[in-house]
């Protein structure tokens, strides 16, 4: 200078006028002052939690998620380190990545053949039958026995085409009719076994063995691990309001079993009707946030310290106009809180790193 890979900040800036929600002050109750006032995603509601109610939140089953190994977390399908497999020259990226010598089961199309496979073209034809010329035997028609040579009937053959994502190890040899691990050499896998390294996941080596065992669990299945069930319209508590009826041994713990609890003659349980539709609390101090030549770890993150309080509405506030500037401003807006992940997102910016040309 070009092509890339990875992280990361930001998310118009100032000023002025009006206006709106919370919260403090004041105050003649009419306002006035002063303060705070969306995001990186507030989204999707996929995940995992706090937290509440269901008496306790127990134990099988049955469901569902989830799967490499070591740490971090309150937990997590998150996060980081690190193995394995797969792209790419590289910088780095992707992977639901436990088991297919436990069983079940699938495999479009093409193709002869798709699983303890299969003969289409091609080779072969040693053996056996068939055709043709011979040469002994038997007196001859005819047959016997043996050579040769043919044709591809029967067959044999997974080496070579072809056909598919996948055809039952790969190179040479040797051996056959022609072939094949059928037989050996060596090279890849594999299994059993030891030795070495690793916290493991797994590497790396030696010995032995039979020659080779295919794919697919985001089919079923097995194994291990985690899940009771509903949710902030959760729930409490004040306040206003209604109208009672029926059942009688069931009923709740929200799939099912056990357990277990209330409850069984009536001030109990249970179903079924009516009835409020206000107001306060859960509801903003929190797994917060910032900051640090700190400490401790390769890192996620942990832990000292110091400093800040930063939205809280219930028909639901955060807005508009106007000046100057720029690089011309996207996606989008809080409702019970966090901690992930995904997804959307203008125009820039800075940091490290690879890979190529060229100069010095």
């Nucleotide at each position: 200078c070009g092509a890339g890979c990875c992280g990361g900040c930001a998310a118009g800036a100032c000023g002025a006028u009006c206006g709106c929600g919370g919260c403090c002050g004041u105050u003649u109750c009419g306002g006035c002052g002063g303060u705070c006032g969306a995001g990186g995603a507030a989204a999707g509601u996929c995940c995992g939690g706090a937290c509440u109610c269901c008496a306790c939140a127990g134990g099988g089953c049955a469901u569902g998620a989830c799967g490499c190994u070591g740490g971090g977390u309150a937990a997590c399908u998150c996060c980081c380190a690190g193995g394995c497999g797969g792209g790419g020259c590289g910088a780095c990226c992707c992977g639901a990545u436990g088991g297919a010598a436990a069983g079940u089961g699938c495999a479009a199309c093409a193709g002869a053949g798709a699983g303890c496979a299969g003969a289409c073209c091609g080779c072969c034809g040693a053996u056996g039958g068939c055709g043709c010329c011979g040469a002994u035997c038997c007196a001859a028609a005819g047959g016997a026995u043996u050579g040769g040579c043919g044709a591809a009937c029967a067959g044999g053959u997974a080496a070579g085409g072809g056909u598919g994502a996948a055809a039952c190890g790969g190179u040479g040899g040797g051996g056959u009719a022609a072939g094949a691990g059928c037989c050996c050499a060596c090279c890849a896998g594999c299994a059993g076994u030891u030795c070495g390294g690793g916290u493991g996941a797994c590497c790396g080596g030696g010995c032995u063995g039979g020659c080779u065992a295919g794919g697919c669990a985001a089919a079923c299945c097995c194994c291990g691990u985690c899940a009771g069930g509903a949710g902030c319209a959760a729930g409490a508590c004040c306040a206003u309001g209604c109208a009672g009826g029926g059942a009688c041994a069931g009923g709740g713990c929200u799939g099912c079993c056990c357990g277990u609890c209330c409850g069984a003659u009536a001030c109990g349980u249970c179903c079924c009707g009516g009835g409020u539709a206000g107001g306060u609390c859960g509801c903003a101090u929190g797994a917060g946030g910032c900051c640090g030549u700190g400490c401790g770890g390769u890192a996620a993150c942990g832990c000292c310290g110091g400093u800040c309080c930063c939205a809280g509405a219930u028909a639901g506030a955060u807005g508009a106009u106007c000046g100057u500037c720029c690089a011309c401003g996207a996606c989008a807006g809080a409702a019970u809180c966090c901690g992930g992940c995904u997804u959307a997102u203008c125009a820039g910016c800075c940091g490290g790193c690879u890979c190529g040309c060229a100069c010095c």
Predicted 3D model of a 360-nucleotide RNA (Bacterial RNase P class A) from an Acidobacteriota bacterium. It was read from a public genome assembly, where an Rfam model found it. It matches the Rfam family "Bacterial RNase P class A". It is annotated as a ribozyme. The organism belongs to Acidobacteriota, within Bacteria. The coordinates come from a structure-prediction model, not an experiment, and the mean pLDDT is 79.